[in-house]
RNA sequence: AGGGCAGGCCAGACCGUCGCCCCGAGAGGGGAGGAAAGUCCGGGCUCCGUAGAGCAUGGUACCGGGUAAUUCCCGGACACCCAUUUAGGGUGAUAGAAAGUGCCACAGAAAACAAACCGCCUGAGGUCAUCCUCGGGCAAGGGUGAAAAGGUGGUGUAAGAGACCACCGCUUCGAUGGCAACAUCGAAGGCACGGCAAACCUUACCAGGAGCAAAGUCAAGAAGCGGAGAGGUGCUCCCUCCAUAUCCGCGGGUAGACUGCUAGAGGGUUUCGGAGACGGAACUCCUAGAUAGAUGACGGUCCUAGACAGAACCCGGCUUAUAGGCCUGCUUUUUUU
RNA sequence: GUGCCCAUAGCUCAGCUGGAUAGAGUAUCAGAUUGCGGAUCUGAUGGUCGGAGGUUCGAAUCCUCUUGGGCACG
Numbered sequence: 001a002g003g004g005c006a007g008g009c010c011a012g013a014c015c016g017u018c019g020c021c022c023c024g025a026g027a028g029g030g031g032a033g034g035a036a037a038g039u040c041c042g043g044g045c046u047c048c049g050u051a052g053a054g055c056a057u058g059g060u061a062c063c064g065g066g067u068a069a070u071u072c073c074c075g076g077a078c079a080c081c082c083a084u085u086u087a088g089g090g091u092g093a094u095a096g097a098a099a100g101u102g103c104c105a106c107a108g109a110a111a112a113c114a115a116a117c118c119g120c121c122u123g124a125g126g127u128c129a130u131c132c133u134c135g136g137g138c139a140a141g142g143g144u145g146a147a148a149a150g151g152u153g154g155u156g157u158a159a160g161a162g163a164c165c166a167c168c169g170c171u172u173c174g175a176u177g178g179c180a181a182c183a184u185c186g187a188a189g190g191c192a193c194g195g196c197a198a199a200c201c202u203u204a205c206c207a208g209g210a211g212c213a214a215a216g217u218c219a220a221g222a223a224g225c226g227g228a229g230a231g232g233u234g235c236u237c238c239c240u241c242c243a244u245a246u247c248c249g250c251g252g253g254u255a256g257a258c259u260g261c262u263a264g265a266g267g268g269u270u271u272c273g274g275a276g277a278c279g280g281a282a283c284u285c286c287u288a289g290a291u292a293g294a295u296g297a298c299g300g301u302c303c304u305a306g307a308c309a310g311a312a313c314c315c316g317g318c319u320u321a322u323a324g325g326c327c328u329g330c331u332u333u334u335u336u337u
Numbered sequence: 338g339u340g341c342c343c344a345u346a347g348c349u350c351a352g353c354u355g356g357a358u359a360g361a362g363u364a365u366c367a368g369a370u371u372g373c374g375g376a377u378c379u380g381a382u383g384g385u386c387g388g389a390g391g392u393u394c395g396a397a398u399c400c401u402c403u404u405g406g407g408c409a410c411g
């Protein structure tokens, strides 16, 4: 100097003029994002029985920790994959298939209580013989398939076979390490237990419902009628209220204002604890709040010529879109010393 | 705000409780028929099932994320 891997940051800058929203008597001050997006998760907040029980339904599913909470984050275990010169990185719906049901097309003898097409061995009969027929033993080899009932090697046998032996695998038990997932070691068992639960299901745990058009207040206006016990869960129970209050349906009226509304699980700096996510302390900053919905336009200067895109109750994550630039760590190649 | 559905050949659709050649009509092309054309008959072309990833031996179908479009209610 170049390439690669991982992590983080910025999101054109400045000046002038005009215009828009909010606060303010005025002067003046403030005015989109890292994703404001998708609405895929989780919470706050508000109301409904200060929300209670069971079933149903839905969700989650290795272990430990973080958090208000999570399908998120951090650390670890296991399995698989990518890169390989390495730094490393990615994915996991990773509980249960010896509780039950179901499925495994085609091919194949057989797809799960094993079975026997070719084949190997053997008895009897026929035949000069090759070979054929009937019976018995076997599952090593061939063939089929995604998958064939442990694998490799040996002993053994008529031929074979965990029938027996060694190693590997598997299952069970024990010991050691670890909070745990799990790992390592040892012993026993000849092997019984194919795969699929992102098929039904079982087990454990979690979840009451609705959503700021929640909910509350004021003003204005209006016309009632019909039905029913009601209480914002699909069913059952419990509890509460009540006899026209409330609820349901149809019809009529209004289309104004206020609260909720933005200072918050907030940001920044320093420091302490922790491996980390994160937590504690001190100091400091204030940073949109509309209700048909505000951020724009024009001119100038500079550079690398500016992408994706715009709040609508508020936060934490995830996912997706994104021009260009900067920084840090690691690794590798070449050159020079 | 909430709930749900769709995307398969140029077009309109089927297949969606997994099984390998993804099918039908129409359109296009070629041939037959006709004096010529239409209609009719025969044959052919045309799809990586919106995209990406996963589960599985196997995915249009199951699961997750995502893109685009549509519907309903308040």
Base pairs, nucleotide, nucleotide: 001333002332003331004330005329006328007327008326009325010324012302013301014300015299016298017297018296020031021030022029023028033308037319038318040317041316042315043314044313045211046210047209048208052237053236054235055234057207058206059205060204061203062076063075064074065073066072077094078092079091080090081089082088095202096201100200101199102196103195104194117142118141119138120137121136122135123134124133125132126131150168151167152166153165154164155163169191170189171188172187173186174185175184176183177182215259216258217257218256224250225249226248227247228246229241230240231239266285267284268283269282270281271280272279273278303306338410339409340408341407342406343405344404347363348362349361350360356394365381366380367379368378369377387403388402389401390400391399